Context: one part of a larger RNA
Molecule: small-subunit ribosomal RNA, 3' major domain
Organism: uncultured bacterium
RNA sequence: UGACGGGGGCCCGCACAAGCGGUGGUGCAUGUGGUUUAAUUCGACGCAACGCGCAGAACCUUACCUGGGUUUGAACUGCAGCGGACCGGCGCAGAGAUGUGCCUUCCCUUCGGGGUCGCUGUGGAGGUGCUGCAUGGCUGUCGUCAGCUCGUGUCGUGAGAUGUUGGGUUAAGUCCCGCAACGAGCGCAACCCCUGCCAGUAGUUGCCAUCAGGUAAAGCUGGGAACUCUGCUGGGACUGCCGGUGUUAAACCGGAGGAAGGUGGGGAUGACGUCAAGUCCUCAUGGCCCUUAUGUCCAGGGCUACACACGUGCAACAAUGGUUGGUACAAAGGGUUGCGAAGCCGUGAGGUGGAGCUAAUCUCAAAAAACCAAUCUCAGUUCGGAUUGUGGUCUGCAACUCGACUACAUGAAGUAGGAAUCGCUAGUAAUCGCGGAUCAGCACGCCGCGGUGAAUACGUUCCCGGGCCUUGUACU
Numbered sequence: 001u002g003a004c005g006g007g008g009g010c011c012c013g014c015a016c017a018a019g020c021g022g023u024g025g026u027g028c029a030u031g032u033g034g035u036u037u038a039a040u041u042c043g044a045c046g047c048a049a050c051g052c053g054c055a056g057a058a059c060c061u062u063a064c065c066u067g068g069g070u071u072u073g074a075a076c077u078g079c080a081g082c083g084g085a086c087c088g089g090c091g092c093a094g095a096g097a098u099g100u101g102c103c104u105u106c107c108c109u110u111c112g113g114g115g116u117c118g119c120u121g122u123g124g125a126g127g128u129g130c131u132g133c134a135u136g137g138c139u140g141u142c143g144u145c146a147g148c149u150c151g152u153g154u155c156g157u158g159a160g161a162u163g164u165u166g167g168g169u170u171a172a173g174u175c176c177c178g179c180a181a182c183g184a185g186c187g188c189a190a191c192c193c194c195u196g197c198c199a200g201u202a203g204u205u206g207c208c209a210u211c212a213g214g215u216a217a218a219g220c221u222g223g224g225a226a227c228u229c230u231g232c233u234g235g236g237a238c239u240g241c242c243g244g245u246g247u248u249a250a251a252c253c254g255g256a257g258g259a260a261g262g263u264g265g266g267g268a269u270g271a272c273g274u275c276a277a278g279u280c281c282u283c284a285u286g287g288c289c290c291u292u293a294u295g296u297c298c299a300g301g302g303c304u305a306c307a308c309a310c311g312u313g314c315a316a317c318a319a320u321g322g323u324u325g326g327u328a329c330a331a332a333g334g335g336u337u338g339c340g341a342a343g344c345c346g347u348g349a350g351g352u353g354g355a356g357c358u359a360a361u362c363u364c365a366a367a368a369a370a371c372c373a374a375u376c377u378c379a380g381u382u383c384g385g386a387u388u389g390u391g392g393u394c395u396g397c398a399a400c401u402c403g404a405c406u407a408c409a410u411g412a413a414g415u416a417g418g419a420a421u422c423g424c425u426a427g428u429a430a431u432c433g434c435g436g437a438u439c440a441g442c443a444c445g446c447c448g449c450g451g452u453g454a455a456u457a458c459g460u461u462c463c464c465g466g467g468c469c470u471u472g473u474a475c476u
Base pairs, nucleotide, nucleotide: 002475003473004472005471007470008469009468010467011466012465013464015460016459019424020423021422022421023420026315027314028313029312030311031310032309033308034306035305042053043052064301065300066299067298068297069296070295076124077123078122079121080120081119082118083117084116088103089102090101091100092099093098106115107114108113126290127289129288130287131286135284136283137279138278139277140275142273147186148185149184150183151182152181153162154161155160166177167176168175192267193266194265195264197235198234199233200232201231202230203229207224208223211222212221213220238261241255242254243253244252245251317417321376322375323374324373325372326371333364334363335362338357339356343352344351345350383414388409389408390407391406392405393404394403430452431451432450433449434448435447436446
């Protein structure tokens, strides 16, 4: 100087408290450990591994296993030699890779050769092999915490100190005052994006107040540019104004006006550094290792196993509910190898059909909770839906291992979950659907979108994490 303390002081944070909903019990989904296996590829392990890499393992993917092949090799390149094809089509053998037979079959040329392809040889190749404790890059985390430093000066023999401490204040090393310091940099804040108000401008594919036409109904049509909306460009909030408190300061409290008030709400943005944190399996790369194999091609299998244990979710245990019928109201997205309407067929998944749409035009598309009416009457039930049987649909070369969905039948556990433990402070929690990426198919996961819409916060003693000052120390 730091670090640490079951030392002290001050101060923050869904840290506790106050509340609401969960997890831990059940069933299922998913990840992990373990076990098993020919293989169950590999990585990730407190927070910060475990619905994580994987935004989608039937083949492929695929790195694993078994078996069958191959050795200049699946892809790329240099050199030497030889050749005229290569590609493609058909047949046979084979699980296929591949082997083999037949057919077809080069271009340019200054005729020296060149290009291209194949074969042989050779120098390279190739490796998801090892080392993340050799590395780059990227990322997590403390933490969006308020800190981390420098120049000059001053003090100290020196390590170092000062500045950065002190008094106030702030979300903030934010600002003010003081001070042997005076300044500065990286952070904070602001500049950026979305959202909330207004104006101007533009008016189609969107809109419809007024006028006219028209319909069973409908912006459907003429038309209109008001409104909504959609873009673009601006304005608006700055403690600016008033009162009080305060040191005449910074600032704080209250008020006015205002769509919005003291950072309006949300996002992006992550200082010096810490964890030899994570990743050599994205990529790049040093070193080491393999080179008829640890490379490479193919078929099948495995990654989907199952006594068990844990994490994360979904569905429930019902009446604030289940079932049936009717009837409303979104936002944000996707669509040409695509989205696919109406109509028709099917109980249904779906099929048929093909209008329209490169989309504010057409379409996915039905929003669902909600509301109205009827029924069930507290029961393992008209709760709950696991499991299983049978029949089907779709995708795909192919659903046996191992897909999703559908109909009928079956109807398990479960009656609110021990110790313990998690999230959340407002359009939040809770609850309800909708969309997208990946994707042939497959979503209870992930990323977004809107609908309905709470309760509570006395307070900082305690638990956890953090910041500043100070103190002790046999640690650095």